[in-house]
Predicted 3D model of a 539-nucleotide part of an RNA (small-subunit ribosomal RNA, 5' domain) from Narcosius parisi helen. NCBI's taxonomy places the organism under Eukaryota, Panorpida, Papilionoidea, Eudaminae, Narcosius parisi.
Context: one part of a larger RNA
RNA sequence: GGACGAACGCUGGUGGCGUGCUUAACACAUGCAAGUCGAGCGAGGCGUCCGCUUUCGGGUGGAUAGUCGAGCGGCGAACGGGUGAGUAACACGUGAGUAAUCUUCCCUGAGCUCGGGGAUAACCUUGGGAAACUGAGGCUAAUACCGGAUGUGCGUUUUCUGGGGCUUCCUGGUUGACGGAAAGGUUCCAUCUUGUGAGGGGUGGUUCCGGCUUUGGAUGAGCUCGCGGCCUAUCAGCUUGUUGGUGCGGUGAUGGCGUACCAAGGCGACGACGGGUAGCCGGCCUGAGAGGGUGACCGGCCACACUGGGACUGAGAUACGGCCCAGACUCCUACGGGAGGCAGCAGUGGGGAAUCUUGCGCAAUGGGCGGAAGCCUGACGCAGCAACGCCACGUGGGGGAUGACGGCCUUCGGGUUGUAAACCUCUUUCGGCCUUGACGAAGGCAUCUCUGUUGGGGGUGUUGACGGUAGGGGCAGAAGAAGCACCGGCUAACUACGUGCCAGCAGCCGCGGUAAUACGUAGGGUGCGAGCGUUGUCC
Repeated sequence: GGACGAACGCUGGUGGCGUGCUUAACACAUGCAAGUCGAGCGAGGCGUCCGCUUUCGGGUGGAUAGUCGAGCGGCGAACGGGUGAGUAACACGUGAGUAAUCUUCCCUGAGCUCGGGGAUAACCUUGGGAAACUGAGGCUAAUACCGGAUGUGCGUUUUCUGGGGCUUCCUGGUUGACGGAAAGGUUCCAUCUUGUGAGGGGUGGUUCCGGCUUUGGAUGAGCUCGCGGCCUAUCAGCUUGUUGGUGCGGUGAUGGCGUACCAAGGCGACGACGGGUAGCCGGCCUGAGAGGGUGACCGGCCACACUGGGACUGAGAUACGGCCCAGACUCCUACGGGAGGCAGCAGUGGGGAAUCUUGCGCAAUGGGCGGAAGCCUGACGCAGCAACGCCACGUGGGGGAUGACGGCCUUCGGGUUGUAAACCUCUUUCGGCCUUGACGAAGGCAUCUCUGUUGGGGGUGUUGACGGUAGGGGCAGAAGAAGCACCGGCUAACUACGUGCCAGCAGCCGCGGUAAUACGUAGGGUGCGAGCGUUGUCC
């Protein structure tokens, strides 16, 4: 000199864009943060419609393109969001391998979607419990569950055979055997049937969404290896599933991953083992560079979710807002027993030098579900607070001397503050008031219309949290807006008074003991300026 997620002191006008618990991975009140689908399913409430009845209040039976909240079922909940505790490791970075692997949804090619069965929640009845919840009996449906059929592909295996390779092999053809699938819903048309009616049911075709098997892809993931990046020898020896082999098991998959047996190996001054510290990287800061430091925000990867352990479901988890067990802590209780996990967004207490609102909205972008409308979304978009940072702007411009007053100094002549002020004139950024007022909206929806009519094109209307914001126009008036540090040398800037080795200053040298440019105050000056200084850390 530069830098900072900074803090502290004094001061503080505006806007834009960013950033904001570095400490206790301490404990958490409250609300919200993951749902959605009725075009998978049965039943119900409300509404609507129809029949019958009626004392005109209604009653009763049936149907239902509406709607509601539970249940079964599907998909999602493994993403998104947080944190950095642990980890010195194939965790990360980079480059390879997988001939040792898996991959829901999506794209693509091929082929199917036949025919049956038994349950169960909801519901009804009933029991236990303070509650959380839970037992028994009975009824019912499905794209829920379970057999059977079929098998283009597929898997295992047999025969024959081609090509290739990187050890176990890879990739084709052929032949036989064995094994293994599925689910329907919906739109429109035609037709049959049923009902008094509203309507319901069947068959055929058709639209869209699905289901099953399989090929290839895409995406995501698993595993393996080369190389690279901390300190410590006041850590020198470490190791028994240890190192290798064989058999078996296990996994999606290689492998001591596990197990039995066999062998006695394996690592190490090129630093094993131990101890300390630490998430890693793209980057960021500094520097001419080499290098040094660092890993906040943003992006990639990893790890964790009160602490420790465990598996289940699933394409995917060993799962932050799932389950089980143990522990600590907190809460409820009828004392028998239960409930909970903010390192999600806000917010509270605590710790600390120190770090924000219990805000608005799904309008946009993105995500989940859905055919769609749409619903959900503290992701996100915005707003709020904070000079915490960067950037921009303003606090006025011009004129104005017999150089006013006041202050300070003085050799008492004057000098300086100083064109500074007053005064004249001009302008009005920002702020204030009035008025107008967006872009961000593409898409969706409603409606009309054209066409080649479930599609496509066009017109009109509608949909914005931010926001009556930004921006535009107008009005008044210099009006509302400057401080902080320093002035002995380093280092730009000097005098007076007070003090008298006192009070004090200080980054280093050093100032202060009666004329202190070094302390305190004043005048003046210098530097930077909505900031200026101090402290801390890095180069």
The coordinates come from a structure-prediction model, not an experiment, and the mean pLDDT is 83. Its Rfam family is "Bacterial small subunit ribosomal RNA". Rfam links the family to the GO terms structural constituent of ribosome and ribosome. The full RNA is in RNAcentral, with records from SILVA.